This is a predicted structure of a 1392-nucleotide RNA (small-subunit ribosomal RNA) from an uncultured prokaryote. The coordinates come from a structure-prediction model, not an experiment, and the mean pLDDT is 84. Its Rfam family is "Bacterial small subunit ribosomal RNA". Its family is annotated with ribosome and structural constituent of ribosome in the Gene Ontology.
[in-house]
RNA sequence: AGAGUUUGAUCCUGGCUCAGAACGAACGCCGGCGGCAGGCUUAACACAUGCAAGUCGAGCGCCCACUCGGGAUCGAGCGGCGGACGGGUUAGUAACGCGUGGUAAUGUACCCUUCUCUACGGAAUAGCCUCGGGAAACUGAGAGUAAUACCGUAUACGCCCUUUUGGGGAAAGAUUUAUCGGAGAAGGAUCAGCCCGCGUAAGAUUAGAUAGUUGGUGGGGUAAUGGCUACCAAGCCGACGAUCUAUAGCUGGUUUUAGAGGAUGAUCAGCAACACUGGGACUGAGACACGGCCCAGACUCCUACGGGAGGCAGCAGUGGGGAAUCUUGGACAAUGGGCGCAAGCCUGAUCCAGCCAUGCCGCGUGAGUGAUGAAGGCCCUAGGGUGGUAAAACUCUUUCGCCAGGGAUGAUAAUGACAGUACCUGGUAAAGAAACCCCGGCUAACUCCGUGCCAGCAGCCGCGGUAAUACGGAGGGGGUUAGCGUUGUUCGGAAUUACUGGGCGUAAAGCGUACGUAGGCGGACUAUUAAGUCGAGGGUGAAAUCCCGGGGCUCAACCCCGGAACUGCCUUCGAUACUGGUAGUCUUGAGUUCGAGAGAGGUGAGUGGAAUUCCGAGUGUAGAGGUGAAAUUCGUAGAUAUUCGGAGGAACACCAGUGGCGAAGGCGGCUCACUGGCUCGAUACUGACGCUGACGUACGAAAGUGUGGGGAGCAAACAGGAUUAGAUACCCUGGUAGUCCACACCGUAAACGAUGAAUGCCAGACGUCGGGUAGCAUGCUAUUCGGUGUCACACCUAACGGAUUAAGCAUUCCGCCUGGGGAGUACGGUCGCAAGAUUAAAACUCAAAGGAAUUGACGGGGGCCCGCACAAGCGGUGGAGCAUGUGGUUUAAUUCGAAGCAACGCGCAGAACCUUACCAACCCUUGACAUCCCGGGACCGGCCCAGAGCUGGGUCUUUCACUUCGGUGACUCGGUGACAGGUGCUGCAUGGCUGUCGUCAGCUCGUGUCGUGAGAUGUUCGGUUAAGUCCGGCAACGAGCGCAACCCACGUCCUUAGUUGCCAGCAGUUCGGCUGGGCACUCUAGGGAAACUGCCCGUGAUAAGCGGGAGGAAGGUGGGGAUGACGUCAAGUCCUCAUGGCCCUUACGGGUUGGGCUACACACGUGCUACAAUGGCAGUGACAAUGGGUUAAUCCCCAAAAACUGUCUCAGUUCGGAUUGGGGUCUGCAACUCGACCCCAUGAAGUCGGAAUCGCUAGUAAUCGCGUAACAGCAUGACGCGGUGAAUACGUUCCCGGGCCUUGUACACACCGCCCGUCACACCAUGGGAGUUGGUUCUACCCGACGGCCGUGCGCCAACCUCUUCGGAGGGGGCAGCGGACCACGGUGGGU
Repeated sequence: AGAGUUUGAUCCUGGCUCAGAACGAACGCCGGCGGCAGGCUUAACACAUGCAAGUCGAGCGCCCACUCGGGAUCGAGCGGCGGACGGGUUAGUAACGCGUGGUAAUGUACCCUUCUCUACGGAAUAGCCUCGGGAAACUGAGAGUAAUACCGUAUACGCCCUUUUGGGGAAAGAUUUAUCGGAGAAGGAUCAGCCCGCGUAAGAUUAGAUAGUUGGUGGGGUAAUGGCUACCAAGCCGACGAUCUAUAGCUGGUUUUAGAGGAUGAUCAGCAACACUGGGACUGAGACACGGCCCAGACUCCUACGGGAGGCAGCAGUGGGGAAUCUUGGACAAUGGGCGCAAGCCUGAUCCAGCCAUGCCGCGUGAGUGAUGAAGGCCCUAGGGUGGUAAAACUCUUUCGCCAGGGAUGAUAAUGACAGUACCUGGUAAAGAAACCCCGGCUAACUCCGUGCCAGCAGCCGCGGUAAUACGGAGGGGGUUAGCGUUGUUCGGAAUUACUGGGCGUAAAGCGUACGUAGGCGGACUAUUAAGUCGAGGGUGAAAUCCCGGGGCUCAACCCCGGAACUGCCUUCGAUACUGGUAGUCUUGAGUUCGAGAGAGGUGAGUGGAAUUCCGAGUGUAGAGGUGAAAUUCGUAGAUAUUCGGAGGAACACCAGUGGCGAAGGCGGCUCACUGGCUCGAUACUGACGCUGACGUACGAAAGUGUGGGGAGCAAACAGGAUUAGAUACCCUGGUAGUCCACACCGUAAACGAUGAAUGCCAGACGUCGGGUAGCAUGCUAUUCGGUGUCACACCUAACGGAUUAAGCAUUCCGCCUGGGGAGUACGGUCGCAAGAUUAAAACUCAAAGGAAUUGACGGGGGCCCGCACAAGCGGUGGAGCAUGUGGUUUAAUUCGAAGCAACGCGCAGAACCUUACCAACCCUUGACAUCCCGGGACCGGCCCAGAGCUGGGUCUUUCACUUCGGUGACUCGGUGACAGGUGCUGCAUGGCUGUCGUCAGCUCGUGUCGUGAGAUGUUCGGUUAAGUCCGGCAACGAGCGCAACCCACGUCCUUAGUUGCCAGCAGUUCGGCUGGGCACUCUAGGGAAACUGCCCGUGAUAAGCGGGAGGAAGGUGGGGAUGACGUCAAGUCCUCAUGGCCCUUACGGGUUGGGCUACACACGUGCUACAAUGGCAGUGACAAUGGGUUAAUCCCCAAAAACUGUCUCAGUUCGGAUUGGGGUCUGCAACUCGACCCCAUGAAGUCGGAAUCGCUAGUAAUCGCGUAACAGCAUGACGCGGUGAAUACGUUCCCGGGCCUUGUACACACCGCCCGUCACACCAUGGGAGUUGGUUCUACCCGACGGCCGUGCGCCAACCUCUUCGGAGGGGGCAGCGGACCACGGUGGGU
C1' cells in the first nucleotide's frame, strides 16, 4: 500500500465484499508448565445460611462470678466517639450532573497554632426491685439511684444582636501529681455547600413554551446567596432550536487511525446518583442516612389470628434469566480505617490462597549422527516419485515435570495468613507433554478416489447435471501453535459525509422564475482601538495510562524511578501587517440627471380583412362526402357545386429571420390611452448606498375546479362505421365538457441550455440585431459599447463534448446529492372546494442499477452491389400406377444411424443363406482371433452313425522341417491363468474425415500513427472489376491466408515417334488396309506455339477500366474441372478406422439353424412409366464416344432417337401398361417367405394434374440411347459417355440468400434476443382496518397516611422566677390533644 465483483471487451460513476488491529466475549475441536492480570455486559430479578461496625471501666451506677491483700473479669444499661468513611451498583439523570477555568455570600467534629477560662448550685432518669398486659415483638404502672446525661446562677473577651445609653451567651470531670479531658475566641489545614463563563448525543414527521413562571420590595427561612417562600408588577425563553419525545451516568482514559476523525466509558482512578418501590423528616460537625427511624405500596416469613418481622446494587453462596462470568476459603502478618491514654478489640476494606487457556508474556514436548534413501501408505507416463534424516539404530542432554534435602525477602526488639511457597542442591528416565484451520480466485498451499444440480459448500465472485485442485474421504502441502478456527461488536481500508479531503450538462444531484428579511461576504486612503491574530511570562491542566531514558523480578509480560507530554482553559505584558470596531476622506462598484434609440414587454378600449360554419334568396340536378379500399353520414322534402345578402365566434396568412422583447412562464392584424424594463452618448451629482439570500412574498404553460357569460371551428368522454383473431386503438362520420371572456382557485411540466446568481481574468475567425465615433470613393472601411449565433486554440472532461454567452482559471453566497428497488410511496403535519400539491420515512429485497464510448449481431432503418433470387422462358413435381427411401403403425424381431435448407434412390458401388449388427431355439466358455507357459501329436483327408445344423461318437489312412541328437520351429489337440472379445454407452471427453454458409470476397498481421482504454487507421473515400480486381487519393507503409495465375482434360497449329491406325501417292489382291510399302493425313502420347485488352477508334481523369472494330481456331476469366481463407453450426460420424473414460466377462463375447431388415388402415420425399397423332405399331435405315474383357488402340461387347415407307384416326383406343393366371430360362447348397428375365393370356388407374413448389442462361434445358463399378444373380438408383438440340433475360420495384458503407439499439446464448402487466397458488415484510390490550406522560377533580410548619391548647408537667400559711398557688416555658394549609399512595374523567 490494496484486491474481487456490473461488460463480449473498455473507461468512468457507484455500491457490496475481503485482507489488518482490538475484545470483560461466547461456541467447536484440542489441551504440558509457570508468571502477571481479568472474571453476571442479561433480571436495579427474588434471596436460605454465615460473616461485612464497633469501641471506650482512664465518664457512671449496678449484676455475675474468681480471688480475697490490693485487684482482675463478664453482662445488660446510662453516657461519649464512630455507624455520613470504607465496600457495592449504574436504575434515574441531557442537568451547573460531569469536564475545564473562575468566583463570593458560607459551614467545618476529630487535627495544628495562639489567647483566656474551667466557679457555685439544682432537679431528674435508665439499669435494678415490686406488680401487670402480650403467643411473640415488645410494653404499662409504682418505688428508688449515678454520671464527662440534664438544668439554673455567676463570670467573660478581640464572640453574637442592636435604634445603641444597651442587651445576650460557657464549661466536666477522671486518675493522681503528671497527664488525658471540658468551655469561649481568633487563625490554619481538611472536607463540604452555593454561584458563574465555556464545552457536553439524536429527532423540526416536536414551533411555540412558561403562573413561582420573569423581575422588584423586602417579611420569613437557611450555615450561606437566591422564587427557597409570602406580597406587588407582567414579564421571561425560543430557528444561534425554546418546549416536547426517545436514548444515555460524566471524565481521566480505552480502541482504531499517517493524521484529522470515528467508536467506546469493563478492570484502575476522580466526580455524581441510588440502596425493595414512593414520600418524609429526626439525630448530628456532617445524612434527609445500604447493614438508622416513621408512613404508604408490592412481595416474603412467623403467628395462639389479636398482631408482628424483613430488605445481599457489602463478601461468599442459592434460585432464576442467559451464549456467558469463580470459593458459602485463610489471615488481620503487612497497608489502611473506627474506638481507646494504652494494652488491645473490630475490620468479607485489604493482603493471600482456590477455580477458569478469559487475555498478555515466557518455557517445554528433545539434541547430534544416521541412505539398503527400509517397510506400510499415497501417486504413477510402471521407469519411478513422495513420505524422508523423517523413522529404526547408535551417542548425548535433563529445561519443565516427578522424588528427596536445604530454605528466604516481605519485620521495626517481638509478631508471617501466604508457606515448607519462591529459590538452591542432589537423583530419575527420552522418559509424562500437539493440536487446530486451510489448500478455485482474492490468499500462502495439489493430486487420487467417492458423489453426480443429489448430498453438500459458500466472506464476495460462485462450485456440484459422470473425468469437481470449490462437496465428502485419503495422501501430500501451507499457516498458526497450547492453542487454532467460527460467530458477534468497533475502527480501518471507505476520499463511501470529503475540516484535512468529494461532487451536481448526460452517471445521484441547480429550487420553474424573480423580489427580498435575518445571516454570510464585501472597493480605495488615513487615523485610532486591540476583539480576532501573533510573541513572551505566570497559574492550572490530579494520580495512573501513552511516549522517552534508567532500574527490579534469570528474560518478557509486569512493577519502580525520573523526564517529556497532556495539542486545553484562565491571566499579565507586548506587537499591529491582515480581519473586525470607531472616526474621517475618495470615486473606479452601485445609483441619479440630461439628450437620443430599438422592441410580438404589460394592461385596457376601439377597429379591419381573409377563411370556416350557419341562415335567407337565386341558378341547377343526382349524387356528394370520405378512404389503402369502404361504410356509417348528407341528398329528389333538392344536397354537393355556384352567385348574392346576412349572422356569429375564434384566430391573425404573406412580412418572418439560430430576428426582437421579457426574470421565468411567455409575447405576433391595425389604432389610441396608461405603463415596466433595456441600450447608446454626454456633463454634473450622491459617496460603497454593493453581491447573495434560509424563512417569507409575488409571478408562474397546459390541463383541471367554482360562479356567470359566450360557443364559429376544433375536440377528451360518448355513439356509429371500418380494420382486426380480438381492436375498449390507429382510419372515417358525428359529438359533449373544454378551448374564448370576467372574477376567484390550483401551483404543477422533458417549467430544459436537463447547465443557480454575481464579479474579475484567459488566443482568435466568421455571421447577425441595436446605438455611437473616425475616414473618405456616400456606401463602404476601420473602431467601440450592448445583445444573439457558428467554428475553433489553450485549458477542462470518464468520454461525448464545453470553450470570453465555459462545463477554463479564481472568489462570495444560496440550493441540492450520497447504490438499485421499495418510493417521491405510507403515516403525521401544512395548503386546497375537489382533483391533488408540498414536506417525507421504514421493514423487506438485490449485487448490482447506471453514464459515455467500442466491436459485433439485429431492424417490417437508409444507400450501393451481386446470385436461375425475382422477372422473361422451357420442362417438371404436387393428381394416376409402379419403384425406392422415410415417418407412423405392427411385430418375437421388423438392427442401427441420418432430421429445415445442409435427413428422406442418404451410410447401402447392390439384405434369398452369408452380409447381419435384430429375433427365436440349440450349443461353447482362455474362447472364432493375438502373445506367453505346460503336456500330447504331424496336420490334412475319406467313410459310417446321431442331429435342423453347429457339433458329437466311431473307423480307415498318415509320421512335417532344422538339429550340436539335448532339443527347437511352424501346424494341430488338450490344460492353466494372465488375458482375448464387445457394431455395448458417451460425436456434449476426442483424433481423423465430411457437410454447410460459399468459390461468397472476404479474414488478418508487422511497424507506424491516433485514442486513458476497449479499439481505430490500414480494409474507409472517388472510379472500376467476377473478385479487398486494379487505378487515384489518403497517417499510413508493407505483408500473409483467400481472389487470380500456376495444375488437369477439351478447342487450333507445329514438332518427335509410328505397334495399332490411316491409304494421299505406288504395287499386289481372295476385295477384307488383306499384303508389300509409306508416315502425308486421322489418331495415339510426349514436347512446344498460341490470347496479352497486344493493335485501332471512342469514352474515362492523360489512370484503372469500359464500348466497338480488325486480325485470329479461340477475345476480354475461351468453355469445363480440380482447388474451399479466418471462422460458424457443442452440425454429422465412437456402426469405416483410431481413441480417453464407463460398462459386460459360462455373456452385452463366440457358433449354428430358421426367421426378420422385404410387414401395411395411412402420411411425406425422390424417381420411372404414362395419359397419346410432335404419337403408337410394323418395316427400311445409318452415324458415336467413354468404358470393360489379364495386355498397346488389333478381336469381342455394342446403339437409340432422328430420317423414310405403310398403317391406326381421337376412342380409355392398335394409348397406357399395373395386376393376375399359366408355361419356361438363368444364377446359386437353396428362388416359399424374398431374385431377374422370356413367352402366352389378363388389360387396373390414368384424358396433363388444387393450394403450393423444383431445375435450367448454350452444345445448356429438353429428348435419345450406351457403358461401368460393386455383384453368383438382381437398377427405374449412382457415376460416366456420346447423338439430336431449343426458348428467353425489359429490368432490379418486390420474394430469398449474400457483400460493403452508414444509422438506431435497454440485444451479446446476440430478434428463435430482450422484456411489460393482469391472473392462479404458496410464503415473507409493510400500510389501512370495526376494534381490543399494555406502557408512558400531562391535566382537572376527589381522597389526604407520616411528617415538619401555622393556630389553639379549658387537659397535663421536676429544674427557673414571684408569693407562700411551706401544704401549695401564680407566672414563664413546654407536652399531649384538637383545627388548618402543604403533601406521597390511591380513585374518576379527558388528552400525549